Notes: Model confidence (mean pLDDT): 80 of 100. Predicted 3D model of a 63-nucleotide RNA (Fluoride riboswitch aptamer (crcB RNA motif)) from a Hyphomicrobiales bacterium. Its Rfam family is "Fluoride riboswitch aptamer (crcB RNA motif)". For this family Rfam cites "Widespread genetic switches and toxicity resistance proteins for fluoride" (Baker et al., Science, 2012). The source organism's lineage runs through Bacteria, Pseudomonadati, Pseudomonadota, Alphaproteobacteria and Hyphomicrobiales.

RNA sequence: CGUUCAGGCGGGGAUGGAGUCCCCCGCUAACCGCCUUUCCAGGCUGAUGACUCCUACUGUCGG
Repeated sequence: CGUUCAGGCGGGGAUGGAGUCCCCCGCUAACCGCCUUUCCAGGCUGAUGACUCCUACUGUCGG
């Protein structure tokens, strides 16, 4: 100095907050949804990576 493994730290996993778990990345990174269209442009789903709770939104029923 380089590589690998283990541990630690930080960051990320298409829209908010919290906990737990999982995965990914190490600032040269992980990550940045889908459909139509030559382009322009137009349309659509979901607040999760997964589970639980809260908030917001949507649908149905009842008061």